[in-house]
RNA sequence: GAAGCUGGCUAGACAGUCGCCGCUUGCGUAAGCAGGGGGAGGAAAGUCCGGGCUGCAUAGAGCAGGAUGACGGCUAACGGCCGUACGUUGAAAGCCGCAAGGUAUAAGGCGAGGAAUAGGGCCACAGAGACGAGCGUAUUUAGUUACGGUGAAACGCGGUAACCUCCAUCCGCAGCAAGACCAAAUAGGCUGGCACUUUACGUAAGUAAUAAGGCGUGGUUCGCGCUGCCAGCGGGUAGGUUGCUCGAGCGUAUUGGCAACGAUACGCCUAGAUGAAUGACUGUCCACGACAGAACCCGGCUUAUCGGCCAGCUUCACUU
Repeated sequence: GAAGCUGGCUAGACAGUCGCCGCUUGCGUAAGCAGGGGGAGGAAAGUCCGGGCUGCAUAGAGCAGGAUGACGGCUAACGGCCGUACGUUGAAAGCCGCAAGGUAUAAGGCGAGGAAUAGGGCCACAGAGACGAGCGUAUUUAGUUACGGUGAAACGCGGUAACCUCCAUCCGCAGCAAGACCAAAUAGGCUGGCACUUUACGUAAGUAAUAAGGCGUGGUUCGCGCUGCCAGCGGGUAGGUUGCUCGAGCGUAUUGGCAACGAUACGCCUAGAUGAAUGACUGUCCACGACAGAACCCGGCUUAUCGGCCAGCUUCACUU
């Protein structure tokens, strides 16, 4: 220099003004005021896989159902990740060739990959015949022996499990609208006290109607409508609090391991809202800014993404 790959970081910058949601300090009886500090992502997304946490009985067994599947390892766990083997793919160069083109490997990428002698099913086209023996030709005492164009497979201990199945391992169900706590008004429940005319039914408890009283109808009379009063207890609703963010956490150093990952020491605190904050405007600059917005938490996978930066691996050519 040519060619092919892999991993990591970042996601406009700065300044000012005005706001929004938590935290904290001071002042204040309180309302609040002032100061300080924090405020989305690499995917917060899809909700696909795994785990924590919570409830259901203490989650144990069987059946059904589902998932996974080389070997070894990592992990809280996984269908994830790492290593190895195998298969497949894989550039420039080189070689062959007039050319079109053919041919190889490195790093790297990819892999539904247990069992076909437990059993069932299926095997396009071609072929006489496609799974179970027959058929054709030749041959022989004798279905005795040999061969059979096609096809992936042919006269057989074929193929297919990405058809059923079998084997091994794993999986209980629901999800923060989980769950826990506090708890108003109204209505209803239970208990106690007080008040209580009459009638009907009923043994009674009580039920139904009714008188009186009370309340409403703006004051009053009639009429009409409603109606025992008080206290306590308990459940639930509205509402509020909690769960809630300190965690399989992050950074640095040393160290074990090929690696995934682990150990030790030191340091750090990094949104927690609940109709739901994380914004708007102005100015300057540049390479002119993509996909996109937390909602219990975490590990993965997948998908979307304008760009920029850094590190590394392999092969080839040339030079020193």
Molecule: Bacterial RNase P class A
Organism: Methyloradius sp.